[in-house]
Context: one part of a larger RNA
Molecule: large-subunit ribosomal RNA, domain I
Organism: Candidatus Eisenbacteria bacterium RBG_16_71_46
RNA sequence: GGCGCACGGUGGAUGCCUUGGCACGAGAAGGCGACGAAGGACGCGGUAAGCUGCGAAAAGCCUCGGUGAGCUGCAAACAAGCUUCGACCCGGGGAUGUCCGAAUGGGGGAACCCGACGGGAGUCAUGUCCCGCCAUCGCCCGCUGAAUUCAUAGGCGGAGCGAAGCCAACGGGGGGAAGUGAGACAUCUCAGUACCCCUAGGAAGAGAAAGAAAAUUCGAUUCCCCGAGUAGCGGCGAGCGAAAAGGGAAGAGCCUAAACCCGAGCACGUUCGCGUGCGGAGGUGUCGCGGGAUCUGGAAGGCCUUCGGGCCGGGGAGUUACAAACCGACACGCUAGACGAACCGACUGGAAAGUCGGACCACAGAAGGUGAAAGUCCUGUAGACGAAAGCGCGUUGGCUCCCUGUUCAGACUCCCAAGUACCGCAGGACACGUGAAAUCCGGCGGGAAUCCGCGAGGACCAUCUCGUAAGGCUAAAUACUCUCUCGUGACCGAUAGCGAACAAGUACCGUGAGGGAAAGGUGAAAAGGACUCCAGGUGGAGAGUGAAAUAGAACCUGAAACCGCGCGCCU
Numbered sequence: 001g002g003c004g005c006a007c008g009g010u011g012g013a014u015g016c017c018u019u020g021g022c023a024c025g026a027g028a029a030g031g032c033g034a035c036g037a038a039g040g041a042c043g044c045g046g047u048a049a050g051c052u053g054c055g056a057a058a059a060g061c062c063u064c065g066g067u068g069a070g071c072u073g074c075a076a077a078c079a080a081g082c083u084u085c086g087a088c089c090c091g092g093g094g095a096u097g098u099c100c101g102a103a104u105g106g107g108g109g110a111a112c113c114c115g116a117c118g119g120g121a122g123u124c125a126u127g128u129c130c131c132g133c134c135a136u137c138g139c140c141c142g143c144u145g146a147a148u149u150c151a152u153a154g155g156c157g158g159a160g161c162g163a164a165g166c167c168a169a170c171g172g173g174g175g176g177a178a179g180u181g182a183g184a185c186a187u188c189u190c191a192g193u194a195c196c197c198c199u200a201g202g203a204a205g206a207g208a209a210a211g212a213a214a215a216u217u218c219g220a221u222u223c224c225c226c227g228a229g230u231a232g233c234g235g236c237g238a239g240c241g242a243a244a245a246g247g248g249a250a251g252a253g254c255c256u257a258a259a260c261c262c263g264a265g266c267a268c269g270u271u272c273g274c275g276u277g278c279g280g281a282g283g284u285g286u287c288g289c290g291g292g293a294u295c296u297g298g299a300a301g302g303c304c305u306u307c308g309g310g311c312c313g314g315g316g317a318g319u320u321a322c323a324a325a326c327c328g329a330c331a332c333g334c335u336a337g338a339c340g341a342a343c344c345g346a347c348u349g350g351a352a353a354g355u356c357g358g359a360c361c362a363c364a365g366a367a368g369g370u371g372a373a374a375g376u377c378c379u380g381u382a383g384a385c386g387a388a389a390g391c392g393c394g395u396u397g398g399c400u401c402c403c404u405g406u407u408c409a410g411a412c413u414c415c416c417a418a419g420u421a422c423c424g425c426a427g428g429a430c431a432c433g434u435g436a437a438a439u440c441c442g443g444c445g446g447g448a449a450u451c452c453g454c455g456a457g458g459a460c461c462a463u464c465u466c467g468u469a470a471g472g473c474u475a476a477a478u479a480c481u482c483u484c485u486c487g488u489g490a491c492c493g494a495u496a497g498c499g500a501a502c503a504a505g506u507a508c509c510g511u512g513a514g515g516g517a518a519a520g521g522u523g524a525a526a527a528g529g530a531c532u533c534c535a536g537g538u539g540g541a542g543a544g545u546g547a548a549a550u551a552g553a554a555c556c557u558g559a560a561a562c563c564g565c566g567c568g569c570c571u
Base pairs, nucleotide, nucleotide: 001570002569003568004567005566007564008563009562015556016521017520020492021491022489023488024487025486026485027484028483029481030480031166032165039100040099041098042055043054044053046078047077050074051073061094062093063092064091065090066089070082071081072080105114106113107112115134117132118131119130120129121128136163137162138161139160140158141157142156143155144154170201171199172198173197174196175195181188185235211218212217222249223248224247225246232240233239253473254472255471256417260283261282265278266277267276268275269274288451290416291415292414293413294411295410296409297408298407299406301312302311303310304309313404314403315402316401317400318399326398327397328396329395330394332392333391334390335389337385339383343358344357345356346355347354359376360375361365367379368378369377422446423445424444425443427441428440429439432458453468454467455466456465457464508515509514528555531542532541533540534539
């Protein structure tokens, strides 16, 4: 020195564990904010660095409920206290709430600096301090008021109402790539994706046919299945890719414009009686076997009437559209809780829940804990209860609104959404790349008709069929989950599972945007080793605790690499 055996050191794998994660389901909620948010800075404790909580009234104050013996957070200790006159703790409501932040009196390099006005404290007085208020924009109202008579623009003021900023995904809209694929690449694809911007709601958007279709058809929209990788589109390459029908979920329909009536008011004329023109609000009216207006005729409660209408009675509806608010009662639910059956003995052991023996409950033998493995020890579980206060939802009453002049027949006149439809040019969207290219959208130019009208049925024309554009509103079925509650898992178990089981978006890195860790386990209980000895300290030897100390805090188990000590063999 090598090999082997044994015993250690180091190291932290493995096993076991779980306070933390992950995914999904059901329900709730779907917002917060000038009544100052989200997020922070700085403070607040007897001693107080961090976290948590709170705000100069500062680990808290008031009140109403719950609970019932302990309490002064994580978190020990000392000190000092509180509490059955109900503390601590849990829940509802309220008060306080420094400074920054939309930040809003002005400024500013966030958490700082400097003011005006009104009131107050203090001072002989000033300085100083405290409280309130003072940003901008929009709406509304009032006053004023040009060019220009009226008016309008503009200006000024206001007791008022609102906006702003934040927020995970989902929604609508305005913009809008490239890597890539096409085995190169340009049309094409990726993709209207990523990304940027605006903006809304608890959902959004869409939506009551100028539809789909081709049957004797259907009858708003949305979503799912199917139709179907079909019909089609496509350097007919790569690739893109419907719709109707059928089956389901859900289900709801309405209001205007115009014709016509009335008409505040304005302008012109005026014989001051009024006439003409324009015309706000209101009434009427809303449809496709066309509808409505106007006129004529017919048919349907009572009373009063100044003939405009009013009252009573009858009928109907309603807070998500079709008008719109509020109050009460009751039921249920949410935000604290509370009741809740049934077991003992012996043995082993440090410990009984184990074993043995004998019992019991069960609408409860889910689960967790307890010194090991507990239906009957604890928390619970099945089941059955509970709210002073706040909130939600529903029913009902009050309340509010509407109808009671609506329908039938006839007539001819009027109305039925205009720089619109449509056309041309150049584009975009439609599964559809200009194509035979309908349909939809908007840019430039041109530019109709009013029911004997107009549009559509994939160029276009005829016939036929369907519909009624150029105004608006509309619940549900659908999408999502920052968040709350409950539940589940052939999900993870500390190099896994969220980056984060622990002072984690921390430490640390970076000028910054940003990047971003490592790190869990004594024991049933600290009983955490008094005391003695060695010793500078760390540490160690005894003693003691404990079932165990090779469980001693660098603490469960304690693999391997690596390092030793002893013994054997070999060189």